A computed fold for a 104-nucleotide RNA from Variovorax terrae, annotated as TPP riboswitch aptamer (THI element).
The source organism's lineage runs through Bacteria, Pseudomonadati, Betaproteobacteria, Comamonadaceae and Variovorax.

Formats: sequence, C1' cells, structure tokens
RNA sequence: GCCGCUUGCUAGAGGUGUCCCGCGCCGCAGGGCGGCGGGACUGAGAAACACUCUUUGAACCUGAUCUGGGUCGUGCCAGCGUAGGGAAGCGUCACAGGCUUUGC
Repeated sequence: GCCGCUUGCUAGAGGUGUCCCGCGCCGCAGGGCGGCGGGACUGAGAAACACUCUUUGAACCUGAUCUGGGUCGUGCCAGCGUAGGGAAGCGUCACAGGCUUUGC
C1' cells in the first nucleotide's frame, strides 16, 4: 500500500410453524372450523417496520405429504447439502487475518 474482518447509508430478498385454553360458528351427536383473544415450545425472528440475509450468497425456496431420531405436537434435531435455485452498490475500518513493497 492492497485485500479482508468490523461496521454505516441507500436499495433489495426472505420466513412467520406446532400445541393448549377460553369465546364464537357448524353439527342430532362424536366432532369440525381457525374467526377472535390469551398462553406454552423451538429459534435471530412465529406480522414484529422487528429479525435475518444480499453472490466469499444454508437468509430463504425446491426436493418434501422425503429419510432416521425425538416430542403433547411441530423443519424440534440430524441427513438430504461439494444437489438445484436465490436478492447490491457506495463508503467506513483502531483492531483478527492474508499478500506485496521499503527501511533497520
């Protein structure tokens, strides 16, 4: 000195499940609906202008009504996954790290 990490602005991308209770509606009943409200589980986030991610891309989607494990239950955990897709520009940068140059 350059890259990079960190981080800012603007722009963009993405997910929002399962279970319990109460009310409501349907039904002769067993039950059903998820319309409203409250709560529990996992998680960064379960409509929160919050969270996460933006090609060095596992944020997220397809595969998937998948496979194995586990749970009251659920992408809850692992595989699948070196699979196929998937949304960017400009800065900042004391300090991880890497490369190059110079001096001692």